[in-house]
C1' cells in the first nucleotide's frame, strides 16, 4: 500500500418545556376507634390506589429464541430393577451443564487461523444410485499359461521310435489394462508353465512387548510376527458416565361465603366396630420390596373471582493486589442500579457527533473546503441467575499472517 486472521469496544452527547412510574422523608384533608374537656375543642393508634412540596431511582448486549443448566416453592414416602432420554479425546473451571479454558488427535488453509456429534466396525443386524467380471466369506470383461489322447505338416531313423510345429482347451491365474468415488496394502528383486507376499529387503497399516518425553490424551524410538480384515454408528446397535416432576396463573397468608350437597360401582369383613393376598398413597411411565390408609373410582351440583406477601442484596457490580498459560479463584476497598399488575421510563424543539452524497470558494494541481440534502442500527423486563443461538447501522481500538514496491 493492498488483500486477510483474531480480539476488544460502542450502542450517539448537551440544553430546555411539558408528562410517566417506585421509594424515603414532611404536610394538608378524609374515615375508624380510644381518652379527656371549660362542649368551642384538643391528644394518641390506625387507615386511605387520594392532594402537596422536597430528594433520590427507572431496560439490553442481546431483554429475543425457550435451548441447556441450577436457585427458589410445591408434590412427599424410602429403597431398587427396568424403559426412556441426555452426553461422548485428555486435564481443569464452575453451584451446575450439553457450557467456558488449555492441550491432544483428525480435516482444511501459502500462513496467521479455523472445524470437529472425537469410545467400539475381528459382539450382531443395515446401508451404499450408476457402470462394472466382482463392492466384503467379492470376482473374470479386456486378457496371461498351458497338458494327455487323436489329427495334420515336417526332421532324423533300415525299422521300432523319437523330436519340432500347427489344432484341440482338461486346468492354472488375478500380476498387466478396463469399469468406478472406493477393487482385500505399496515399490523393487527373485521365483513360477504364467502368476500371487509365494519368499526377501525397504515402507504403510495391524498386533504384542521394551524403552525415552508428558500429570494425561498422545508423541518418539526399537524389536518381534503372521503377511494385511474397506466405508458407514449426525443408522439401528454395543460400551462409560449421568438423569424424579411441575413451575411465579410455582406456592404461602389474611378475610368473606356455601350445600362438609346428591347419585351410581367397587374391596375385606359382618353388622359393635374393624380388617388388611382388594384397592389406593410418586407432578413423566411400568414393575418389585419396604412403610402408610376404612378405603377407592366416575357423575352432577353449589360457594369463593376480595386483599396482602412471593418481588428483587444477589453464585451482584465496578476499581486494584496477588496466584494461575487461560477459564477463573481469592484477598482489599467501593456502590445499590426497574419492580408494574394491562402494565410505566415518553412526547416536542434546539444544538453538537457520525456516515453518504453535492458542493461556492481557495490553492503548493494534489489537497482544503463554507453551505445544503439524507441517513444514524437490531430492537424492550414480569421470579432470579450461568451460558448456548439467532438479529444488529455507523463510529473507534489493538495484536498477528500474506503479496507487491522503496530504503
Nucleotide at each position: 500500500c493492498g488483500a486477510g486472521a483474531a480480539g476488544c469496544u460502542g450502542g450517539g452527547g448537551c440544553a430546555g418545556u411539558c408528562g410517566c412510574u417506585c421509594c424515603a422523608c414532611g404536610g394538608g384533608g378524609c374515615c375508624u376507634u380510644c381518652c379527656u374537656c371549660u362542649c368551642g375543642g384538643g391528644g394518641g393508634a390506625g387507615g386511605c390506589g387520594a392532594c402537596c412540596g422536597c430528594g433520590g431511582g427507572g431496560a439490553g448486549g442481546a431483554a429475543a429464541g425457550u435451548c441447556c443448566g441450577g436457585g427458589c416453592u410445591c408434590c412427599a414416602u424410602g429403597g431398587g430393577c427396568a424403559a426412556a432420554g441426555g452426553u461422548g479425546g485428555u486435564u481443569g473451571c464452575u453451584a451446575a451443564c450439553g457450557g467456558c479454558a488449555a492441550c491432544c488427535g483428525g480435516c482444511c488453509g501459502u500462513g496467521a487461523g479455523g472445524c470437529u456429534a472425537g469410545g467400539g466396525a475381528a459382539a450382531g443386524u443395515g446401508c451404499a444410485a450408476c457402470a462394472g467380471a466382482g463392492a466384503g466369506u467379492a470376482g473374470a470383461c479386456c486378457g496371461c499359461c498351458g497338458a494327455u489322447c487323436a489329427c495334420g505338416c515336417u526332421c532324423c531313423g533300415u525299422a521300432a521310435g523319437g523330436g519340432g510345429c500347427g489344432c484341440a482347451g482338461a486346468g492354472g491365474c488375478a500380476a498387466g489394462g478396463g469399469u468406478g468415488a472406493a477393487a482385500c496394502g505399496g515399490u523393487g528383486c527373485g521365483g513360477u508353465a504364467a502368476g500371487a507376499g509365494c519368499g526377501c529387503a525397504c515402507c504403510a497399516g495391524c498386533g504384542u512387548c521394551u524403552c525415552c518425553g508428558g500429570a494425561g490424551a498422545c508423541g518418539g524410538a526399537g524389536a518381534c510376527g503372521g503377511c494385511u480384515u474397506g466405508g458407514u454408528a449426525a443408522a439401528c446397535c454395543c460400551c462409560a458416565c449421568c438423569u424424579g416432576g411441575a413451575g411465579a396463573a410455582a406456592g404461602a397468608c389474611c378475610a368473606a361465603a356455601u350445600a362438609g350437597g346428591g347419585a351410581a360401582g367397587g374391596g375385606c369383613a359382618u353388622g359393635u366396630g374393624g380388617c388388611g393376598u382388594c384397592a389406593g398413597c410418586c407432578u413423566g411411565c411400568g414393575u418389585c420390596c419396604a412403610g402408610c390408609u376404612u378405603c377407592c373410582u366416575u357423575c352432577c351440583g353449589g360457594g369463593u373471582u376480595g386483599g396482602u406477601c412471593g418481588u428483587u442484596c444477589g453464585a451482584g457490580g465496578c476499581g486494584g493486589g496477588c496466584g494461575g498459560c487461560a477459564a477463573c479463584g481469592u484477598c482489599c476497598g467501593u456502590c445499590c442500579c426497574a419492580g408494574a399488575g394491562a402494565a410505566a421510563u415518553g412526547a416536542c424543539u434546539g444544538u453538537c457527533g457520525c456516515g453518504u452524497u453535492c458542493g461556492a470558494u481557495c490553492c503548493u494541481c494534489g489537497g482544503a473546503g463554507a453551505g445544503g440534502a439524507c441517513g444514524u442500527a437490531c430492537a424492550g423486563g414480569a421470579c432470579c441467575c450461568g451460558g448456548c443461538u439467532u438479529a444488529c447501522a455507523a463510529g473507534g481500538c489493538u495484536u498477528c499472517u500474506c503479496g507487491c514496491a522503496c530504503c
Molecule: Bacterial RNase P class A
Organism: uncultured bacterium